[in-house]
Record summary: Predicted 3D model of a 105-nucleotide RNA (SAM riboswitch aptamer (S box leader)) from Pedobacter sp. MC2016-24. The sequence was found by an Rfam model in a public genome assembly.
RNA sequence: UACUUAUCCAGAAAGACCGAGGGAAAGGCCCUGAGACGUCUUAGCAACCUGUUUAUUUUUUACAAGGUGCUAACUCCUUCCGCAAUAAAAGCGGUAAGAUAAGAU
Numbered sequence: 001u002a003c004u005u006a007u008c009c010a011g012a013a014a015g016a017c018c019g020a021g022g023g024a025a026a027g028g029c030c031c032u033g034a035g036a037c038g039u040c041u042u043a044g045c046a047a048c049c050u051g052u053u054u055a056u057u058u059u060u061u062a063c064a065a066g067g068u069g070c071u072a073a074c075u076c077c078u079u080c081c082g083c084a085a086u087a088a089a090a091g092c093g094g095u096a097a098g099a100u101a102a103g104a105u
Base pairs, nucleotide, nucleotide: 001104003103004102005101006100007099008098013042014041015040016039017038021031022030023029025079026078027077028076043071044070045069048067049066050064051063052062075097080094081093082092083091
């Protein structure tokens, strides 16, 4: 970054600094001066890449944690389409968008 593939109902916070907005967009609903968001330190979660191992031919098992990532709310919910249903609301599935990883340019 107008590209590709995979995943997104699990999991995991304390301290210091700062000082007003933050949760991608819109609508909602939340978090927030009892200090959010952000930065740093320490700790933790997870296991995409990676390493070792097992298996043995295209895929599997286990362990580790070097490169990332993450540690409010299902990606916080909805948005577009379809199904079902209704007085209205509530449901399910698939896209889109977004995030992360590994590639590609």

About this RNA
The organism belongs to Pedobacter, within Bacteria.